[in-house]
RNA sequence: GCGGGUAUAGUUUAGUGGUAGAAUGCGACCUUCCCAAGGUUGAGAUCGGGGUUCGAUUCCCCGUAUCCGCA
Numbered sequence: 001g002c003g004g005g006u007a008u009a010g011u012u013u014a015g016u017g018g019u020a021g022a023a024u025g026c027g028a029c030c031u032u033c034c035c036a037a038g039g040u041u042g043a044g045a046u047c048g049g050g051g052u053u054c055g056a057u058u059c060c061c062c063g064u065a066u067c068c069g070c071a
Base pairs, nucleotide, nucleotide: 001070002069003068004067005066006065007064010024011023012022013021018054026042027041028040029039030038047063048062049061050060051059
C1' cells in the first nucleotide's frame, strides 16, 4: 500500500427496517447476629459523520479504532 472481518451499558455478549434483551458489575430494599449466598427492584449502551426510507442499531458511502491475510 491492497483486501476482508469487527465496533451495542463499567465488562462479556444476543438481536432485528418499527419501544435494544441477557449475564456480570453498580445503587436501594428484603433475608441474616455479621459476612457470604439468595430474592425483589432501579439506573446505565447501538464508534463518528453523511445518504436511502414514513421510520436506520440494522441497508449504502466516508472516516476512526482494532483484528486477520497479501505485498

This is a predicted structure of a 71-nucleotide RNA (transfer RNA) from a Patescibacteria group bacterium. Rfam family: tRNA. The sequence was found in a public genome assembly.